RNAcentral holds the sequence, with entries from Rfam and Ribocentre. This is a predicted structure of a 90-nucleotide RNA (c-di-GMP-I riboswitch aptamer) from Sinanaerobacter chloroacetimidivorans. It matches the Rfam family "c-di-GMP-I riboswitch aptamer". Its family is annotated with cyclic-di-GMP binding in the Gene Ontology. The coordinates come from a structure-prediction model, not an experiment, and the mean pLDDT is 89. The same sequence occurs in records of 4 taxa.

RNA sequence: UAAAGCCAAGGGCAAACCCAUCAAAAGAUGGGGACGCAAAGCCAUAGGGUCUAAGGUGCUUUACUGCGCUAUGAUAGCCUGGCUGCCAAA
Numbered sequence: 001u002a003a004a005g006c007c008a009a010g011g012g013c014a015a016a017c018c019c020a021u022c023a024a025a026a027g028a029u030g031g032g033g034a035c036g037c038a039a040a041g042c043c044a045u046a047g048g049g050u051c052u053a054a055g056g057u058g059c060u061u062u063a064c065u066g067c068g069c070u071a072u073g074a075u076a077g078c079c080u081g082g083c084u085g086c087c088a089a090a
Base pairs, nucleotide, nucleotide: 005087012037013036017032018031019030020029021028022027035077041083042082043081046080047079048078049075050074051073055070056069057068058067059066
């Protein structure tokens, strides 16, 4: 340095849920709270999956409505990948 993560040590992050705010929604942010996580640190303009459907669009309807398709939206705590990092055995 690369791969790898036993025993520890100092620690770190924060699921569900509750409150407030933002958003059409998914979801996000802040506070509380811990299910868990050796990268649950960062990257969504690296690839895939999943979620939502405002706008667009097709069908239906006199119309309202309803249903379907679609990401430019979201998810890194879905997976692969890239970059960076603490400690310490084999």